[in-house]
Context: one part of a larger RNA
């Protein structure tokens, strides 16, 4: 430095999908020959080098003969196994049809009950609350306790589960529309229609932004009260943005499983969840078979620590990223945003 080694945790898998060009691709059978292979012609100077002879008394040296020059460039000369290509076909692979049953998957409406906070009435009196201990604080203008009745917002207790769905982000009270994905069975349909995918596009918690509602309860800032040497905090006691709704931005997360997608092979137990098949008439239990979601573990990998059919084995395809540590995820410059700023991404120094 590399066409080379890696990517759970040492640098390092894109926060997820759809999906363009691209690259990779099933079984049979036939054509053609672009890539392949192979004949043949030209050329590839001589010296030089390599090999074997000769001349100098050897040797350097000088000289024959070979063969090399791994290569170009021509040729409708051949060969068809692979790879490409056109034709014909198959169903294992993909989809699609039908029948079935899971499921906080999604969007909208519409409803319910517990609690909190307020309001308004009765009872009812001196404390409440809060801490380690206090205090600020509320309270004789009648609180806290309680009981009736109303108001409003937000969130769903039990159910609940290494349980379920989702590409991820995430999703939990009930009904109702609408609506997406996956599973099982059947083997009816179409006939490779596949696979991953630079750019593109579309999703994306929280917190932030904009306009306009909403505003119990919580709570950055802020304010007070305590600790304290100090206390710009940890504790209390108030409290605005925000947390909610609707529309549009923003585009980041320790976006994790720090493990990219897809396919295929490779002991075994053991729970759970959705189907299916046969037996025992049963709830159910057994055996088996697909699709999840866990443990445990054996070859095998690994620096260990783990992983171990839900692989971090064994093997292909594609894509994405690393390459000493600070500088520095910065500067600059582009693109994007209303902004906050996000992506792209360095050098000098320096160890």
């Nucleotide at each position: 430095c590399u066409g080379g080694g890696g990517u759970g945790u040492a640098a390092a898998g894109g926060g997820a999908g759809c999906g363009u060009a691209g690259a990779c691709g099933g079984c049979u059978u036939u054509g053609c020959a672009a890539g392949u292979c192979u004949g043949a012609a030209g050329u590839g100077a001589a010296a030089g080098g390599c090999a074997u002879g000769g001349g100098c008394u050897c040797a350097a040296c000088c000289u024959g003969u070979g063969g090399a020059c791994u290569g170009c460039u021509u040729u409708g000369g051949g060969a068809a196994a692979c790879u490409g290509u056109g034709g014909a076909g198959c169903u294992a692979g993909a989809a699609u049809g039908u029948c079935g049953g899971a499921g906080a998957g999604g969007c909208a409406a519409g409803c319910g009950g517990a609690a909190u906070u307020c309001c308004u009435a009765g009872u009812g009196u001196a404390g409440c609350g809060g801490u380690g201990a206090a205090a600020u604080g509320c309270g004789u203008a009648g609180a806290u306790a309680u009981u009736a009745g109303g108001a409003g917002g937000a969130a769903c207790a039990c159910c609940a589960g290494u349980g379920g769905c989702g590409a991820a982000g995430g999703c939990g009270g009930c009904u109702u529309g609408c609506u997406g994905g996956a599973c099982g069975a059947u083997g009816a349909u179409u006939g490779a229609c596949g696979u991953u995918g630079a750019g593109g596009c579309u999703c994306g918690a929280a917190a932030g932004c904009g306009u306009g509602g909403g505003g119990a309860g919580c709570a950055a800032a802020c304010a007070g009260g305590a600790u304290u040497a100090g206390a710009u905090a940890c504790c209390c006691u108030g409290g605005u943005a925000g947390u909610c709704c609707a529309c549009g931005c923003c585009g980041u997360a320790a976006a994790c499983g720090a493990u990219g997608a897809u396919c295929a092979c490779u002991a075994g137990g053991u729970g759970u969840c959705g189907g299916g098949u046969a037996g025992c008439a049963a709830a159910g239990c057994u055996a088996u078979u697909c699709g999840g979601u866990g443990c445990c573990g054996c070859a095998g990998c690994u620096a260990a620590c783990g992983c171990a059919a839900u692989a971090a084995g064994u093997g292909a395809u594609c894509c994405a990223c690393c390459u000493g540590g600070g500088g520095a995820g910065u500067a600059c410059g582009u693109u994007c945003g209303c902004a906050a700023g996000a992506a792209u991404g360095a050098a000098a120094c320096u160890c």

The part of an RNA shown here (small-subunit ribosomal RNA, central domain) has 351 nucleotides and comes from an uncultured bacterium. The full RNA is in RNAcentral, with records from ENA and SILVA.